[in-house]
RNA sequence: GAGUCGACUGGGCGGCCGCGUCGGCGAUUCUUCUUGUCGCCGCCGAGGAACGUCCGGGCUCCACAGGGCAGGGCGGUUGCUAACGGCAACCCGGGGCGACCCGCGGGAAAGUGCCACAGAAAACAGACCGCCCGGGCGCGGUGUCCUCGCUUCGGCGGAGACGCCGCCGGUCUCGGGUGAGGGUGAAACGGUGGGGUAAGAGCCCACCAGCACCCCGGGUGACCGGGGUGGCUCGGUAAACCCCGCCCGGAGCAAGGCCAAGAGGACCGGCACCUUCGGGUACCGGUCUGCGCAGGCGUUUGAGGGCGGCCCGCCCGAGCCUGCGGGUAGGCCGCUAGAGCCGGCCGGCAACGGUCGGCCGAGAUGGAUGGCCGCCACCCGCGAGAGCGGGUACAGAACCCGGCGUACAGGUCGACUCGU
RNA sequence: GGGGCCGUAGCCCAAUGGCAGAGGCACACGGUUUAGGUCCGUGCCAGUGUGAGUUCGACUCUCACCGGCCCCA
Numbered sequence: 001g002a003g004u005c006g007a008c009u010g011g012g013c014g015g016c017c018g019c020g021u022c023g024g025c026g027a028u029u030c031u032u033c034u035u036g037u038c039g040c041c042g043c044c045g046a047g048g049a050a051c052g053u054c055c056g057g058g059c060u061c062c063a064c065a066g067g068g069c070a071g072g073g074c075g076g077u078u079g080c081u082a083a084c085g086g087c088a089a090c091c092c093g094g095g096g097c098g099a100c101c102c103g104c105g106g107g108a109a110a111g112u113g114c115c116a117c118a119g120a121a122a123a124c125a126g127a128c129c130g131c132c133c134g135g136g137c138g139c140g141g142u143g144u145c146c147u148c149g150c151u152u153c154g155g156c157g158g159a160g161a162c163g164c165c166g167c168c169g170g171u172c173u174c175g176g177g178u179g180a181g182g183g184u185g186a187a188a189c190g191g192u193g194g195g196g197u198a199a200g201a202g203c204c205c206a207c208c209a210g211c212a213c214c215c216c217g218g219g220u221g222a223c224c225g226g227g228g229u230g231g232c233u234c235g236g237u238a239a240a241c242c243c244c245g246c247c248c249g250g251a252g253c254a255a256g257g258c259c260a261a262g263a264g265g266a267c268c269g270g271c272a273c274c275u276u277c278g279g280g281u282a283c284c285g286g287u288c289u290g291c292g293c294a295g296g297c298g299u300u301u302g303a304g305g306g307c308g309g310c311c312c313g314c315c316c317g318a319g320c321c322u323g324c325g326g327g328u329a330g331g332c333c334g335c336u337a338g339a340g341c342c343g344g345c346c347g348g349c350a351a352c353g354g355u356c357g358g359c360c361g362a363g364a365u366g367g368a369u370g371g372c373c374g375c376c377a378c379c380c381g382c383g384a385g386a387g388c389g390g391g392u393a394c395a396g397a398a399c400c401c402g403g404c405g406u407a408c409a410g411g412u413c414g415a416c417u418c419g420u
Numbered sequence: 421g422g423g424g425c426c427g428u429a430g431c432c433c434a435a436u437g438g439c440a441g442a443g444g445c446a447c448a449c450g451g452u453u454u455a456g457g458u459c460c461g462u463g464c465c466a467g468u469g470u471g472a473g474u475u476c477g478a479c480u481c482u483c484a485c486c487g488g489c490c491c492c493a
Stems, first nucleotide, its partner, number of pairs: 001418009011376007019045002022042007047394001051405002054403005059252004066312004071248005076090005091105001092103004106243002111241002113237003128182002130178007139166007147158004190208006209233001211230008256333004264289007272281003291325007304316003340359008377392006421492007430445003438476001447463005469485005
């Protein structure tokens, strides 16, 4: 100088005013208590992400959570944890000279689907071109045979059949062999070399890559190292269907509980009275429901609900559904002392766990956490300068907690790598 | 608190994982007309909300984020 990783901080000090919860004191309705209202004093009063609501749990209620199907989620190994899709360490693969970083990282030799364009061919085996062998057709030469024409009778020329040789030339065709040479492509049926062959090919051999099985060694394990055998080689894609393994009951603090108000109704129990002995009426207590009108369904032949998709099963069960119109949304608990925070020691590589000591750090319900002044710090603008002006990242509790993800001005510290 | 959908040119919209994307309106130019409109022809306008990943290949599949809309209580 260039980088990698981790941890922390998130304006500071002082003064004044204001707001919210809680505590204390006082005033106030005749007194006491409670509550409300007002005043004074005191303590405390946003975050590392309070955010997004992407996971997991606590808590509460519903059959304490039933069986099957469907559905959803997760996916290397070992551990941590209340649990997790989180975290730690390690393994494997990829990237970087390196510190280090990245990985939705089970299965493609269970099955199905897809692989555009190009290419001979795109998934299982072959077809096409090419190469090789053989036959046929065809050309040239030559030998034998047969035949025709001419003849100076010596021969010369032509056609045909058969055989051989050659062009192994060229064209076409038939049958067979062969498997990677064929411009492509993201991907081409192992690669290189040699032998072999009519031509070739794991056909054979050597080395290399890869797969399956077996054995030995190391590791808790993922896996790693070594040796042997085998057939010689099996494409990719599951963030396509699917298969395998594991996990998942539902709803959510408007959960849920208590109180008050309200006009009735239904049922049960007690007691009294009447009775035609079936029952009825008044009062008291309890439980449930909870405005009016209209329509529909239902009351043991069971509507509807617990039950969130379906079926079974269990339980409750007398109300339920739709439309129109109207009213209300009060108080208290839940509520913040908790898987809490800080520090020391111990165990563990670490995540984390154990133990001891100390601390209390918001609880609103139209929703408080704000504003001003002075000094300082930092940033921006102007200015030569003194200085002047402006500004302070992202954001903001709402039942609580553990994670993840995302946003974030500026600053501090530590460890490490590379180059000079 | 719980659940669902969408984002492609100035606007409305299409697309089987396969040529980096079809069409309509609008706009520009030309023709037609005396002129304007209509009509006809030609042209222009996007790299699919952003980033990353899977794949040979992504508008499409997956994840995270941004923005918008709807439903239930």